Context: one part of a larger RNA
RNA sequence: UGACGGGGGUCCGCACAAGCGGUGGAGCAUGUGGUUUAAUUCGAUAAUACGCGAGGAACCUUACCUGGGCUCGAAUGUGUUUUGACGUUUCAAGAAAUUGAAAUUUCCGCAAGGACAGAAUACAAGGUGCUGCAUGGCUGUCGUCAGCUCGUGCCGUGAGGUGUUGGGUUAAGUCCUAUAACGAGCGCAACCCCUAUACUUAGUUGCCAGCACGUAAUGGUGGGGACUCUAGGUAGACUGCCUGCGUAAGCAGAGAGGAAGGUGGGGACGAGGUCAGGUCAUCAUGGCCCUUACGCCCAGGGCGACACACGUGCUACAAUGGCAUAAACAAUGGGACGCUACUUGGCAACAAGAUGCUAAUCUCCAAAUUAUGUCUCAGUUCGGAUUGAGGUCUGCAACUCGACCUCAUGAAGUUGGAAUCGCUAGUAAUCGCACAUCAGCCAUGGUGCGGUGAAUACGUUCCCGGACCUUGUACA
Numbered sequence: 001u002g003a004c005g006g007g008g009g010u011c012c013g014c015a016c017a018a019g020c021g022g023u024g025g026a027g028c029a030u031g032u033g034g035u036u037u038a039a040u041u042c043g044a045u046a047a048u049a050c051g052c053g054a055g056g057a058a059c060c061u062u063a064c065c066u067g068g069g070c071u072c073g074a075a076u077g078u079g080u081u082u083u084g085a086c087g088u089u090u091c092a093a094g095a096a097a098u099u100g101a102a103a104u105u106u107c108c109g110c111a112a113g114g115a116c117a118g119a120a121u122a123c124a125a126g127g128u129g130c131u132g133c134a135u136g137g138c139u140g141u142c143g144u145c146a147g148c149u150c151g152u153g154c155c156g157u158g159a160g161g162u163g164u165u166g167g168g169u170u171a172a173g174u175c176c177u178a179u180a181a182c183g184a185g186c187g188c189a190a191c192c193c194c195u196a197u198a199c200u201u202a203g204u205u206g207c208c209a210g211c212a213c214g215u216a217a218u219g220g221u222g223g224g225g226a227c228u229c230u231a232g233g234u235a236g237a238c239u240g241c242c243u244g245c246g247u248a249a250g251c252a253g254a255g256a257g258g259a260a261g262g263u264g265g266g267g268a269c270g271a272g273g274u275c276a277g278g279u280c281a282u283c284a285u286g287g288c289c290c291u292u293a294c295g296c297c298c299a300g301g302g303c304g305a306c307a308c309a310c311g312u313g314c315u316a317c318a319a320u321g322g323c324a325u326a327a328a329c330a331a332u333g334g335g336a337c338g339c340u341a342c343u344u345g346g347c348a349a350c351a352a353g354a355u356g357c358u359a360a361u362c363u364c365c366a367a368a369u370u371a372u373g374u375c376u377c378a379g380u381u382c383g384g385a386u387u388g389a390g391g392u393c394u395g396c397a398a399c400u401c402g403a404c405c406u407c408a409u410g411a412a413g414u415u416g417g418a419a420u421c422g423c424u425a426g427u428a429a430u431c432g433c434a435c436a437u438c439a440g441c442c443a444u445g446g447u448g449c450g451g452u453g454a455a456u457a458c459g460u461u462c463c464c465g466g467a468c469c470u471u472g473u474a475c476a
Stems, first nucleotide, its partner, number of pairs: 001476002003473003007470007015460002019423005026315008034306002042053002064301007076124009087104007106115003126290002129288003135284002137279003140275001142273001147186006153162003166177003192267004197235007207224002211222003238261001241255001242253004304442001317416001321375007333364003338357002342353004382413001387408007429452007
């Protein structure tokens, strides 16, 4: 000087408390451990691994296993020599890769030559093989915590200190004040984006108040720019004004005004460092290793196994509910090998036809909710696992191993021990929708979007984590 203390002081955080809803019990989905296996490819392992890499494992992917094959090689560059083919089509063998046979055959240029392809040879190749404790890059974490430093000066023999401490204040090393310090930098904040209000400009594909036309009905048509909306610009919030306290910074009142009030709400943004954190399997890369194989091609299998254990979720156990019929209201996004109106067939998944849309034009497109009826507390008209049968769709191909539909079947489960998690407002809870990946889909996952919409916070004694000052230390 740090680190640590079941030392002290001050302070903060869904840290506790106050509340609401979960997990832990059940079934299933998914990840992991373990076990098994020819293989169950590899990585990630307290917080900071475990719906994680994977934002799509039937083949492919694929790295694993078994078997069949290749050896300048599947792809690329260069040099030399050589050929005119390579390819395509047909047949045969084979699981395919591949092998054999037959037919056909070069192009550009006057030429030299060039292009393309094959063969031979040489230098390079190739490796998801090892080392993340050799590395770059990217990234998790403490932590969006308020810290981390420097120049000059001063103090100290020196390591170092001071500044950065004290008194206040703040979300903040934020600001004020005092001060052997005076300044400065990286962080904080602000500048950026979205959102909440108004004005203005513009008016199509959006809108329809007033005017006219028309329809069974609809902005459907003429027209209009008022309104909604769209997307450019501008204004607006700064403790600016008032009162009280205070030297000041600021705090309190919410007083006024205001759409918004004290960082308005959200996002992006992550200092110096820590954990030899993670990644050599995104990529790059030093070293080491393999080179008729640890490289490459192909078929089938495996990554999907299953006495068990754990994590994360979904669905439930019902009446604030289930079922039936009818009626209503979004936003974000996507769409040409696509989204599909509408009609017909089918109980349905879907199929056949057909129309619009390269999209503010067409389309995908709501559910909780509301109204009425029914069920009447039951393992039930709750719950839907499991299993049987029949189908639909995608795709060369759904046996291992896809999703969906219909009929039948109708398991556990009656609110969950110890323990433990999330959340402070348009939040929790609850309801559906869209998208990426994608032929299809194991999505109950992820990322977004809107609909409905709470309770509680006395307070900081305690648990956990953190910040500053101080104290002790046999630790570094």
Predicted 3D model of a 476-nucleotide part of an RNA (small-subunit ribosomal RNA, 3' major domain) from a metagenome.
The coordinates come from a structure-prediction model, not an experiment, and the mean pLDDT is 82.
The RNAcentral record of the full RNA draws on SILVA.